[in-house]
Context: one part of a larger RNA
RNA sequence: UGACGGGGGCCUGCACAAGCGGUGGAGUAUGUGGCUUAAUUCGAUGCAACGCGAAGAACCUUACCUGGCCUUGACAUGUCGGUGGUAGAAGCCUGAAAGGGCAACGACCCCGCAAGGGGAGCUUACACAGGUGCUGCAUGGCUGUCGUCAGCUCGUGUCGUGAGAUGUUGGGUUAAGUCCCGCAACGAGCGCAACCCUCGUGUCCUGUUGCGUCCCGGAUGAGAAUUCGGAGCACUCUGGACAGACUGCCACAUUUUCAUGUGGAGGAAGGUGGGUAUGACGUCAAGUCAGGAUGGCCCUUACGGCCAGGGCUGCACACGUACUACAAUGCCCGGUACAAAGAGAAGCAAGACCGCAAGGUGGAGCUAAUCUCGCAAAACCGGGCCCAGUUCAGAUUGUCGGCUGCAACUCGCCGACAUGAAGCUGGAAUCGCUAGUAAUGGCGCAUCAGCUACGGCGCCGUGAAUACGUUCCCAGGCCUUGUACA
Repeated sequence: UGACGGGGGCCUGCACAAGCGGUGGAGUAUGUGGCUUAAUUCGAUGCAACGCGAAGAACCUUACCUGGCCUUGACAUGUCGGUGGUAGAAGCCUGAAAGGGCAACGACCCCGCAAGGGGAGCUUACACAGGUGCUGCAUGGCUGUCGUCAGCUCGUGUCGUGAGAUGUUGGGUUAAGUCCCGCAACGAGCGCAACCCUCGUGUCCUGUUGCGUCCCGGAUGAGAAUUCGGAGCACUCUGGACAGACUGCCACAUUUUCAUGUGGAGGAAGGUGGGUAUGACGUCAAGUCAGGAUGGCCCUUACGGCCAGGGCUGCACACGUACUACAAUGCCCGGUACAAAGAGAAGCAAGACCGCAAGGUGGAGCUAAUCUCGCAAAACCGGGCCCAGUUCAGAUUGUCGGCUGCAACUCGCCGACAUGAAGCUGGAAUCGCUAGUAAUGGCGCAUCAGCUACGGCGCCGUGAAUACGUUCCCAGGCCUUGUACA
């Protein structure tokens, strides 16, 4: 100087407390351990591994296993030699395919009158290719974590023999090493904040594919009204520019002042307005040689390459993360409102018709503010159920169908009918959340032929309760103290 303390002081955080909802019990999905296996490829392992790499394992992917094949190789560069019936190639044989064998037909470019030469291609041989083989404890790069915590340093000066200290400590204050005051320090840098994006208010501009205040015309209608077209750009909206918030104003408190705090006015918004992006010096020899790169080591008729089939989906068991429930604030049936954000050409697909349905036939429109996906659901209204393993719950199983795809046996998803398991709110323990949040309801997208998505990432609807407080648990910051630790 640090680190540590079941030392002290001050402070912060969904850390506790106060609340709401869960997990732990059930069934299923998914990941992991274990076991099994010819193989169940590999990696990730307290927080910070376990719906993680994987934003899609039937084949492919695929790295694993078994079997069949190839050996300058599926791919790159170079050198020597060969090559016109050459390169290519319909077809045939063998075979699971890959591979192996036969083969009609049969080329191209440059120089040159031609002969011929050169090239491309093929082939022989050799240098070499190739390796998801090992080492993340040889590495770069990227990432996680402490932590969006408020810290981490430097120059000059001063102090100290020196390590080092000072500045950065102290008094206030802040979300903040934020700011003010003081001070042997004076300044500065990386961080904080601000600048960027988005949501919330207004003004101006913009006016089609958007809009519908007023006006005109047509159609339907008894009327109310609905609808189509025109005119229009007021409104909504689209997307651009600007304004707006700064403790600016007022009062009080801080003995005065300053920083600041509390309350108020005005305002769409008030004290960082909400959200996102942004992650200092460093820590964990943290993670990744399997994204790609890369040193070293290793394999070279195999640890390389091709193919078929299997496996990654195995199941006495254990754990994590989720979904669905156990019901009446519910379930079922009927009726009936209101979104946002997205995607679409090898694509999204309307109306119509067929089917109980999944879906099928068909194809209008759409390079999409135009058309389509596309009926949002919970909510609300009416009816039924009457507390029961039930009109709860839906696992499992049987049969019949549909879709994608060479192909659904291992091993896909969906529909209909039948079947109807466990489950009556979950031990010890444990998690999330402070407001448009939790809880709850649906919608979209990426990956993708299809899909094991209940996952991930977004979007909107409905919409709470509680916080006395900081004694305690956990994590962290500053000062101080002890130390036989570095």
The part of an RNA shown here (small-subunit ribosomal RNA, 3' major domain) has 486 nucleotides and comes from a metagenome. RNAcentral holds the full RNA, with entries from SILVA.